This is a predicted structure of an 89-nucleotide RNA (Glycine riboswitch aptamer) from uncultured Methylocapsa sp. Model confidence (mean pLDDT): 78 of 100. Its Rfam family is "Glycine riboswitch aptamer". Gene Ontology term of the family: glycine biosynthetic process.
């Protein structure tokens, strides 16, 4: 210092509109998720910037800080970080 496994783990519209598709209906509509446009939002994959820091101080490494290209924005998934515990270098 690297992976594997178990745990905790946040922010932001369950938003407008179109398309279709399933289920249920008293036939008037409910609900679910799928894709596409828009707008508003988030920062804790990933990426970029600044440089606080840090080193072996030539020079290099760099954030939880910034921007939102990615990526999210009901659950799920994903998830910086910490914890426990293997295996390797």
């Nucleotide at each position: 210092c690297u992976c594997a496994g178990c745990g905790g783990g946040a922010g932001a519209g369950a938003c407008c509109a179109g398309c279709g598709c399933g289920c249920c209906u008293u036939c008037g509509g409910g609900c679910g998720g799928g894709c596409u446009g828009g707008c508003g939002c988030c920062g804790a994959a990933g990426g970029c910037g600044c440089a606080a820091c840090c080193g072996c101080c030539c020079c290099g490494g760099a954030a939880a800080c910034g921007c939102u290209c990615a990526g999210g924005c009901u659950c799920a998934c994903g998830g910086a970080c910490c914890g426990c515990c293997g295996a390797g270098g």